[in-house]
This record gives sequence, structure tokens and C1' cells, in this order.
RNA sequence: AGUCGGUCGGACGGUCGCGGACGGCGUUUUCGCCGGAUGAGGAAAGUCCGAGCUUCGCAGGGCAGAAUAACAGCUAACGGCUGCCGGGAGUGAUCCCCGGACAAGUGCAACAGAAAUAUACCGCCGCAUUGCGGUAAGGGUGGAAAGGCGGGGUAAGAGCCCACCUCGCCCGCGGGUAACCGCGGGGGACUGUAAACUCUAUUCGAAGCAACACCGACUAAGACUAUACGCCUGCCCGGCGUGUCUUGAAGGGUGGCUAGAUCCACAGGGCGACCUGUGGGGUAGAUAGAUGACCGUUAAAACAGAACUCGGCUUACGGACCGACU
RNA sequence: GCCCUUGUAGCAUAAAGGUAAGUGCAGCCGGCUCAUAACCGGUGGAUCAAGGUUCGAGUCCUUGCUGGGGCACCA
Repeated sequence: AGUCGGUCGGACGGUCGCGGACGGCGUUUUCGCCGGAUGAGGAAAGUCCGAGCUUCGCAGGGCAGAAUAACAGCUAACGGCUGCCGGGAGUGAUCCCCGGACAAGUGCAACAGAAAUAUACCGCCGCAUUGCGGUAAGGGUGGAAAGGCGGGGUAAGAGCCCACCUCGCCCGCGGGUAACCGCGGGGGACUGUAAACUCUAUUCGAAGCAACACCGACUAAGACUAUACGCCUGCCCGGCGUGUCUUGAAGGGUGGCUAGAUCCACAGGGCGACCUGUGGGGUAGAUAGAUGACCGUUAAAACAGAACUCGGCUUACGGACCGACU
Repeated sequence: GCCCUUGUAGCAUAAAGGUAAGUGCAGCCGGCUCAUAACCGGUGGAUCAAGGUUCGAGUCCUUGCUGGGGCACCA
């Protein structure tokens, strides 16, 4: 000068205030007062993936659709993570939202250029005389023009032939669990695009705590139908049920609601993600929504505020510290 | 809180992945008029932002930002 990983995300004291539990008092409850403890995050965010949980059926089947993409593992699961292979960037540590198939088929490739998947404009060569034929070496256009270079060969040329190299295919041997790598041989070299249609392989029922269950209240008016409407929510078949729509009124309470694939330490296994064992720890749960304000010391100033709960990803973020490596 | 959805000039809109993103109204300048409007001529201005795929992106993919809509109780 860089690269990678991890930890923290203010501390202490004082005054006032808020939430839900607990204890005590006032009171039969509602409610009120007092007390000491307790009360936001690494992302609580975006809602992009994956689950738990709940409901829809006591009947499913087909089509459509969606997602993922080398290989091996981890995990409850995943489109996540770890390791590894090939490719790319970097002097290097290291990094990459790079990763099936355009040799199954179809589509697209504007402009330029003679020609865009097949071509002869200039040039070169041959014959003829202003045309015909051969030619992809050279020029020029383009993101892309018949693999590169050297030699042979030829009228001039060309993988037409040969050596070497590049790329991918097939076979054999060796290594690796595998992707793949190394060596030898054969026969090749007709572009790119699948974040174009498509094909291949694998997976997928839908909706979401404003789900849902129970209690209470309200249960008024009008319209429409059975060839209708609703129910595993796209379509079809099949099955089940009888109501459906509009306006008005009402929009309360309790549960779901926090101990969970949990956290910490140590030991063991594994390169690692992670796993196993032992011991220990631990009260946020609101429902218009609490977790705050001020003062003092200090450099303390970032992004930002839970709403059913977890595992990831992504995005935002002033600064401090630790470790490994170039 | 959850679900769905939209972003192109000031406004309303168009554009099979391909020329220099088109059109109408509005704006500005000039003309016409005594003056204004109408009318005629001319002119500026935009793909929500960043990254990627592609020769090439308003369009395809990813992430973020922004606007809009819906969902509570009920036999």
C1' cells in the first nucleotide's frame, strides 16, 4: 500500500416519564396507587428465497405454469452455505449473481459490407476480349467472414497434404468418490445468441396470524338465478354442497403470542459448512401500538424502531478493536 | 402487518431487442393583429436509479427507490 475473516454498535451517574407481567394496598370486579426488577437490531428494513404453524377437501386425475442448473457434501428445508473442478480478473494475498444443451428443431443478427451461413467488390490466375470460369492467400466492412503459423503443393490458390500449436468429440491407459486432470491414438474444425422460443434433468396444491379458533353483538332493504353460484383459488374432466350479489348496520373481547431446528462454554470428530457429548443460562409481547426526554463526564457523532416465529440472501451504516495473509 | 401492481418530456400516451425514442396538448421564439385568442412557421425538453446479458436494452435479468390498490367481524 492492499486482501480476507471476526467482534462491538456507547459507558457511568442523576431527574422526570411509558409498556406488560409480579408482589402489596384501596375496592366485590372494572379501575386506581405504591414497590423493586425487566423492556428493540445487526440489520428489527426490503419481503427476495426456504421452513414451522393454521385453514381450505374427508376425491382426485390431466394440461398449463413456475423455479433451479458443473461435481461432492452440510442442513428441518432452501434458489442458502462449505469444499472442490473448469473458465475469467489481479504481480500476489484473493475475488466473480461466471457454469446443462445452438453437433434435435425454430427464430433473430439493425447499420456497414460484394457477401451474414453463405458470397467474388477490389485484387490474383486461366481462357477469351470488356465476358466466362477458378480462387478466401491479400485489401476493405463488421461484434462475428470457413482455426493460427511455417513448409510442401498449384496456372493462381485453398487443411488440398505435412509438422507444431489452439479448440471441442471418440477410444485406451493411469489418478480422483465425482465434476475433472495427465499421457497416447483416431477422425474433425460451419459464427454468436437459450437473462430468444425450445429441449433435457430435478422440484413444486393454494393462501397467509388482517391466517385461524372460540365468545358476544348485529341480524335491515333490494336484486338474481339451478344451462346458476361456491368449494384445493389458472384451464378441462370428475366429485361435493345450496345459495349468490349490492346497499345499510356492525366492525368488540379472548386465544393464537413467544422455550426455540434456542444461546453460551468446554471436550471430541471433520480441510470446512456442520455434527456429537457434557455442563450452564435465560420474564419484550403491544393492539393506535411502550422501550423515551433532559443534565453532567467522555472524541462518542452512523444506519436505523419488534408486531406469529425461525434459517438464509440482499440493501443501509460514522467509528473502534482483534486475527490471518500478500 | 400481509398480498397485488405501476413507473417514458409539465400532462396524456406510442414504440416484434435495431436508424437519431414518435405523437397530441402545454412551454419558448418569430409571424399575422391596434391588442389578445385562434391560425402559420420554427425550437428546447423524457425512458425511476444502479449493475448485468447481448454486437446492440425503453423492452430481457438482478438489486434498490417511488406511486397506487386490496385484505379484519359476520349466521